[in-house]
The part of an RNA shown here (small-subunit ribosomal RNA, 5' domain) has 496 nucleotides and comes from an uncultured bacterium. It matches the Rfam family "Bacterial small subunit ribosomal RNA". The full RNA is in RNAcentral, with records from ENA and SILVA.
Context: one part of a larger RNA
RNA sequence: GAUGAACGCUGGCGGCGUGCCUAACACAUGCAAGUCGAACGGAGUACCUUCGGGUACUGAGUGGCGCACGGGUGAGGAACACGUAGCUGACCUGCCUUCCAGCGGGGGAUAACGUCCCGAAAGGGAUGCUAAGACCGCAUAAGCUCACAGGCUUUAGAACCCUGCGAGAAAAAGCUUCGGCUACUGGAAGAGGGGGCUGCGGCCCAUCAGGUAGUUGGUGUGGUAACGGCGCACCAAGCCAACGACGGGUCGGGGAUCUGAGAGGAUGAUCCCCCACACUGGGACUGAGACACGGCCCAGACUCCUACGGGAGGCAGCAGUGAGGGAUAUUGCACAAUGGGCGAAAGCCUGAUGCAGCGACGCCGCGUGGGUGAUGAAGGUCUUCGGAUCGUAAAGCCCUUUUCUGCGUGACGAGACAAGGACGGUAGCGCAGGAAUAAGUCUCGGCUAACUACGUGCCAGCAGCCGCGGUAAAACGUAGGAGGCAAGCGUUAUCC
Numbered sequence: 001g002a003u004g005a006a007c008g009c010u011g012g013c014g015g016c017g018u019g020c021c022u023a024a025c026a027c028a029u030g031c032a033a034g035u036c037g038a039a040c041g042g043a044g045u046a047c048c049u050u051c052g053g054g055u056a057c058u059g060a061g062u063g064g065c066g067c068a069c070g071g072g073u074g075a076g077g078a079a080c081a082c083g084u085a086g087c088u089g090a091c092c093u094g095c096c097u098u099c100c101a102g103c104g105g106g107g108g109a110u111a112a113c114g115u116c117c118c119g120a121a122a123g124g125g126a127u128g129c130u131a132a133g134a135c136c137g138c139a140u141a142a143g144c145u146c147a148c149a150g151g152c153u154u155u156a157g158a159a160c161c162c163u164g165c166g167a168g169a170a171a172a173a174g175c176u177u178c179g180g181c182u183a184c185u186g187g188a189a190g191a192g193g194g195g196g197c198u199g200c201g202g203c204c205c206a207u208c209a210g211g212u213a214g215u216u217g218g219u220g221u222g223g224u225a226a227c228g229g230c231g232c233a234c235c236a237a238g239c240c241a242a243c244g245a246c247g248g249g250u251c252g253g254g255g256a257u258c259u260g261a262g263a264g265g266a267u268g269a270u271c272c273c274c275c276a277c278a279c280u281g282g283g284a285c286u287g288a289g290a291c292a293c294g295g296c297c298c299a300g301a302c303u304c305c306u307a308c309g310g311g312a313g314g315c316a317g318c319a320g321u322g323a324g325g326g327a328u329a330u331u332g333c334a335c336a337a338u339g340g341g342c343g344a345a346a347g348c349c350u351g352a353u354g355c356a357g358c359g360a361c362g363c364c365g366c367g368u369g370g371g372u373g374a375u376g377a378a379g380g381u382c383u384u385c386g387g388a389u390c391g392u393a394a395a396g397c398c399c400u401u402u403u404c405u406g407c408g409u410g411a412c413g414a415g416a417c418a419a420g421g422a423c424g425g426u427a428g429c430g431c432a433g434g435a436a437u438a439a440g441u442c443u444c445g446g447c448u449a450a451c452u453a454c455g456u457g458c459c460a461g462c463a464g465c466c467g468c469g470g471u472a473a474a475a476c477g478u479a480g481g482a483g484g485c486a487a488g489c490g491u492u493a494u495c496c
Base pairs, nucleotide, nucleotide: 001495002494003493005492006491007490008489009488012366013365014364015363016362017361018359019358020324025322026321027320029319030318031317034065035064036063039062040061043058044057045056046055047054048053072277073276074275082201083200084199085198086197087196088195091194092193093192096190097189098188099187100186101185102184104138106136107135113128114127115126116125117124118123144168145167146166148164149163150162151161173182174181175180203249204248205247210240211239212238215237216236217235218234219233220232221231222230252274253273254272255271256267257266258265259264279300280299281298282297283296302313303312304311305310330356332355333354334353338352339350340349341348342347369399370398371397372396379390380389381388382387404433405432406431407430408429409428413423440485441484442483443482444481445466446465447464451480452479453478454477455476461468462467
């Protein structure tokens, strides 16, 4: 000098930040991911009715998109996890943008719903009916994929590109003011995102010296979006290592942060990027994308319900509770803004986010008054008893109103028009009142700025180091005075 700090004493205000570092301990309760009726059939309620029906709203279902983002945590991991520079002729990519080519004609079901049944519940079964952009054939195929044949130009290399022939795979409609709009299918490119590979870089221990059998390589096959012992069969016997293999310990990595003249050392809270994890362990399904925090299955521990047959759950989301701890906040408001999901839109959802609350936890700013005032008042302390000092300090007089209190007014943030603001009657502004509402803490032997008196008597105590205290202690305790910093001041811990 610094801190995500804690503790002691003290504490007026504001702005901006910041706040479980410990038990990745266990969690009551509420909320944190939905949306679309302009994909589909239908149910209920209300109103209107020309009795045909229409309109509006609501809940469930089929279907689509989203739920892989956003948010949390740092357990694990010493690794291509991260950083940086590259490679991918070994790859994928929903939504978005551009371009090209299409969108023909059919079929069978099923949930909802009705009836019946089982179960304490969670749930489940049978049967009957029905729709679609759900599902399944057929047609068409510019281009695409695969096989075969050929060409061109490259490359480390099979790529890309061109030609021929054969085989294969598409589609969906909805709304409309009838102009169109939004969707859908195949292909090419882009943007953004991701997978894989490689060089180099960054901890400790040699009281870890040898390690390795899918091990190292090959052939074949499987698998993947893709290369690869990634898996498997066979063959060979390799591969790594004092330039530290293997083993053990510790640990999320980086941008950065602190310190320092720098080199360096230390750190990895908040913010940003990447990784990993989601009660513990394992697994796959769906999907463009997961091996998926608020999805599924299995096993385990724990908790809860039960009619004992069987079921339910996962805060390392936001609040909040218990526990642990020296220690860390509200079960708040709003979607007004920014952003995200869905939707043609209106809009709905959003504990992301914007705000408010609590904490001097930090940084910064402001204030606790200004001027004048010597009988140098009273009083305290010291005294050589003359006086000295607190001290212009106080009182008194004059002034101001930052702040405070009250009243009034009152935003920006909201975009091309109207409306729309959680914060918030906040900030700001105006008026009025009255010095009014506001100072502590540590130290005073040397280092180190600041000294006397009394008490105590190696006691009580102090102390960062040196050291003080055994009868005149500037070092203990108290008082007066002084010095430092100041809404803080000290102490402790840690880093440079």